[in-house]
Molecule: Guanidine-I riboswitch aptamer
Organism: Mycolicibacterium agri
C1' cells in the first nucleotide's frame, strides 16, 4: 500500500420526544392548550445487559472416498467469538433521541 472477513435477530435498559391514553388548565361542552406533565402506549444503543442464531477450532458416533499419515458430510458435545475516543451537520417518524447517515468525518 492492497484485498477478504469480523458489525445478525429477539427481549430489556440508559436515553427520547408527544400521535394516542392518563394528568393539569380553559371551554361556547363541539373542543382547544400544556412534555418546563411523575407516568402508560410508542421509538430506542457499533462502542449497554441478557438470550438465541451464525462463524471458527476441536471431538465421540454414523456414512462416503482413499487404502498412507488423511479428506468430505451429518447429529450431538466442548471451547472461542477480541478491541472500540468520536463531532458538526443532515434524515425518518406525530416528534425527538445514544435511532439512521455512522465501527462515518476526524483523533490516537
Nucleotide at each position: 500500500g492492497u484485498g477478504a472477513g469480523g458489525c445478525g435477530c429477539g427481549u430489556c435498559u440508559a436515553g427520547g420526544g408527544u400521535u394516542c391514553c392518563g394528568c393539569c388548565g380553559a371551554u361556547u361542552c363541539g373542543u382547544c392548550g400544556g412534555g418546563u406533565u411523575u407516568g402508560g402506549u410508542c421509538c430506542g444503543a457499533g462502542a449497554g445487559a441478557c438470550g438465541c442464531a451464525g462463524g471458527c477450532g476441536g471431538u465421540u458416533c454414523g456414512g462416503c472416498g482413499a487404502u498412507g499419515a488423511c479428506g468430505c458430510c451429518g447429529c450431538g458435545c466442548c471451547g472461542u467469538u477480541c478491541c472500540a475516543c468520536g463531532g458538526c451537520g443532515g434524515g425518518a417518524u406525530a416528534a425527538a433521541a445514544g435511532c439512521c447517515c455512522g465501527g462515518g468525518a476526524g483523533a490516537c